This is a predicted structure of a 75-nucleotide RNA (transfer RNA) from uncultured Candidatus Actinomarina sp. It matches the Rfam family "tRNA". From the family's description: Transfer RNA (tRNA) molecules are approximately 80 nucleotides in length. Gene Ontology term of the family: triplet codon-amino acid adaptor activity. Rfam classes the family as a transfer RNA. NCBI's taxonomy places the organism under Bacteria, Bacillati, Actinomycetota, Candidatus Actinomarinales, Candidatus Actinomarina. The prediction has a mean pLDDT of 83.
[in-house]
RNA sequence: GGGCCUAUAGCUCAGCCUGGUUAGAGCGCAUCCCUGAUAAGGAUGAGGUCGUUAGUUCAAAUCUAACUAGGCCCA
Numbered sequence: 001g002g003g004c005c006u007a008u009a010g011c012u013c014a015g016c017c018u019g020g021u022u023a024g025a026g027c028g029c030a031u032c033c034c035u036g037a038u039a040a041g042g043a044u045g046a047g048g049u050c051g052u053u054a055g056u057u058c059a060a061a062u063c064u065a066a067c068u069a070g071g072c073c074c075a
Stems, first nucleotide, its partner, number of pairs: 001074007010027004020058001029045005051067005
C1' cells in the first nucleotide's frame, strides 16, 4: 500500500441476508416475595446516540458510500 471481517444494554451475543407497530436474549444489577439468616427459587424493574457522518426511501440497527477503532490475510 491492497483486500476481507467485526462494532447492538455493564459482559457475551441474536436480529442485518429479504427495510415496516414499542430493538431482544442469557448473565450481571436494583427492589420485593420466600428463609431464623444465606444460597437457590419466584415476581417486578432500571439500563441502548444499534461505532460516526452522509446518502437512498413514505420508512433504515437492517441497503449504499466515506471515515474511526479493533482483528486477519497478501505484498